[in-house]
Context: one part of a larger RNA
RNA sequence: UGACGGGGGCCCGCACAAGCGGUGGAGCAUGUGGUUUAAUUCGAAGCAACGCGCAGAACCUUACCAGCCCUUGACAUACCGGUUUCGGCUUCCAGAGAUGGAAGCUUUCAGUUCGGCUGGACCGGAUACAGGUGCUGCAUGGCUGUCGUCAGCUCGUGUCGUGAGAUGUUGGGUUAAGUCCCGCAACGAGCGCAACCCUCGCCCUUAGUUGCCAUCAUUUAGUUGGGCACUCUAGGGGAACUGCCGGUGACAAGCCCGGAGGAAGGUGGGGAUGACGUCAAGUCCUCAUGGCCCUUACGGGCUGGGCUACACACGUGCUACAAUGGCGGUGACAGAGAGCUGCUACCUCGCGAGAGGAAGCUAAUCUCCAAAAACCGUCUCAGUUCGGAUUGUUCUCUGCAACUCGAGAGCAUGAAGUUGGAAUCGCUAGUAAUCGCGGAUCAGCAUGCCGCGGUGAAUACGUUCCCGGGCC
Numbered sequence: 001u002g003a004c005g006g007g008g009g010c011c012c013g014c015a016c017a018a019g020c021g022g023u024g025g026a027g028c029a030u031g032u033g034g035u036u037u038a039a040u041u042c043g044a045a046g047c048a049a050c051g052c053g054c055a056g057a058a059c060c061u062u063a064c065c066a067g068c069c070c071u072u073g074a075c076a077u078a079c080c081g082g083u084u085u086c087g088g089c090u091u092c093c094a095g096a097g098a099u100g101g102a103a104g105c106u107u108u109c110a111g112u113u114c115g116g117c118u119g120g121a122c123c124g125g126a127u128a129c130a131g132g133u134g135c136u137g138c139a140u141g142g143c144u145g146u147c148g149u150c151a152g153c154u155c156g157u158g159u160c161g162u163g164a165g166a167u168g169u170u171g172g173g174u175u176a177a178g179u180c181c182c183g184c185a186a187c188g189a190g191c192g193c194a195a196c197c198c199u200c201g202c203c204c205u206u207a208g209u210u211g212c213c214a215u216c217a218u219u220u221a222g223u224u225g226g227g228c229a230c231u232c233u234a235g236g237g238g239a240a241c242u243g244c245c246g247g248u249g250a251c252a253a254g255c256c257c258g259g260a261g262g263a264a265g266g267u268g269g270g271g272a273u274g275a276c277g278u279c280a281a282g283u284c285c286u287c288a289u290g291g292c293c294c295u296u297a298c299g300g301g302c303u304g305g306g307c308u309a310c311a312c313a314c315g316u317g318c319u320a321c322a323a324u325g326g327c328g329g330u331g332a333c334a335g336a337g338a339g340c341u342g343c344u345a346c347c348u349c350g351c352g353a354g355a356g357g358a359a360g361c362u363a364a365u366c367u368c369c370a371a372a373a374a375c376c377g378u379c380u381c382a383g384u385u386c387g388g389a390u391u392g393u394u395c396u397c398u399g400c401a402a403c404u405c406g407a408g409a410g411c412a413u414g415a416a417g418u419u420g421g422a423a424u425c426g427c428u429a430g431u432a433a434u435c436g437c438g439g440a441u442c443a444g445c446a447u448g449c450c451g452c453g454g455u456g457a458a459u460a461c462g463u464u465c466c467c468g469g470g471c472c
Base pairs, nucleotide, nucleotide: 008472009471010470011469012468013467015463016462019427020426021425022424023423026319027318028317029316030315031314032313033312034310035309042053043052064305065304066303067302068301069300070299073129077128078127079125080124081123082122083121084120087106088105089104090103091102092101093100094099109119110118111117131294132293134292135291136290140288141287142283143282144281145279147277152191153190154189155188156187157186158167159166160165171182172181173180197271198270199269200268202238203237204236205235206234207233208232211228212227213226216225217224241265244259245258246257247256248254321420325379326378327377328376329375330374337368338367339366342361343360346357347356348355349354386417391412392411393410394409395408396407397406433455434454435453436452437451438450439449
């Protein structure tokens, strides 16, 4: 000087409290440990590993295992020789395939001094080399997590101190804030804070199709004529600043309090934005890279298997245990996205998953496209008309291929479960809770992830205590 204290003071945060809903009990999904295995590839490890890398393991992916093959190699540059193209397609033989062998078809490089001369491409050869998801994240770059969107971290000059250092940055108020004011041996400045950026909320304006429809006709229908007022879309601008009034305060800052006006009031809501640094935090398996190691193998290709195992333990989720409900019927209302190897209206067939036809749409035009809610009926508290695991069987779809190991549908089956011990998590408003919808990845596969809207609460006395943080 820091850090720490079961030292003190002051102050914050869903930190506690007040509430609402969960987890921990059940079944299943998923990740991890452990065990097993020929292999169950590797990494991640308190918070900050464990629905994490993985925005999607049947083959591929794939790094693992077994077997079969290759050795200048799947890929790059250089050298020599050969071919003139290379390549693509089809068929046959051996094989699990990689691969090896044979035949046919198609196309027949560019320049040119017309010399295989030069370049390109391919084949063969030798050597330099290639290659390595092999090791070291404690040799590194880059990127990321975390404290933490916490309010801090520093510098120049001056002053003080022998010096390390201090001062400034402490103090009195105030703030979300080292935010601002006042004071002061300090005076200034930088990185942070705030603002500038995006979005939502109000108004004006420009524009009016694919959007809209008040007035006038018209129609089954904004369908058509007409119109661009309104909604909306997407460009520009305005608007909020403690600006105004009263109180309070140190006459200051402040908003500490109330009010006016206003769509919005004291940071209006949300996002992006992460200071100096900490954890030798994470990543050599994104990439890059030093060193070390392998080089007929620790490199490369292929077939099959594995990553999907299962006495068990933990994390994260989904579905439930029911009447604020289940089932049947009637029948409304979104937003944000995506779409040509695509989205698929509509019709027909099928109980259904789906299939066969078939219009529109490269999209404000067409399509995907709502559910909870509401209304009517039924069930009457039961392991049930709750719950749906598991199993049998018949099918559908994708795909070369669903045995190991996909998703879905029909029929049958109908397990545990009657609200969950100790403990523990999230959330302060359009939030929690609840309901569905979309997207990325993707042939197929979502209870995960990332978004979107519908319905829509309760509570906060307060800061004694638990946890984390800031200042003295």
Predicted 3D model of a 472-nucleotide part of an RNA (small-subunit ribosomal RNA, 3' major domain) from an uncultured prokaryote.
Model confidence (mean pLDDT): 81 of 100.